Predicted 3D model of a 63-nucleotide RNA (Fluoride riboswitch aptamer (crcB RNA motif)) from Armatimonadetes bacterium UBA5829. NCBI's taxonomy places the organism under Bacteria, Bacillati, Armatimonadota. Rfam family: Fluoride riboswitch aptamer (crcB RNA motif). Rfam links the family to the GO terms positive regulation of gene expression and response to fluoride. For this family Rfam cites "Widespread genetic switches and toxicity resistance proteins for fluoride" (Baker et al., Science, 2012). The sequence was found by an Rfam model in a public genome assembly.
[in-house]
RNA sequence: AAUAAUUUUGGCGAUGGAGUCCGCCAUUAAGUGUCCGGCAGGGCUGAUGACUCCUACAAUGAU
Numbered sequence: 001a002a003u004a005a006u007u008u009u010g011g012c013g014a015u016g017g018a019g020u021c022c023g024c025c026a027u028u029a030a031g032u033g034u035c036c037g038g039c040a041g042g043g044c045u046g047a048u049g050a051c052u053c054c055u056a057c058a059a060u061g062a063u
Stems, first nucleotide, its partner, number of pairs: 009026005016054006033044004
């Protein structure tokens, strides 16, 4: 100096917050949804990676 592994720590997982679990990455990283289209442009789903709760938004019904 390089590579690999382990431990610790940090970061990330398409729109907010918290808890738990899972996965990914090591700062030149993980990550920045999908469909049509050459571009421009247009359309669609979802506040979760998964579960639970809160908040925001939308629809229906009742008081």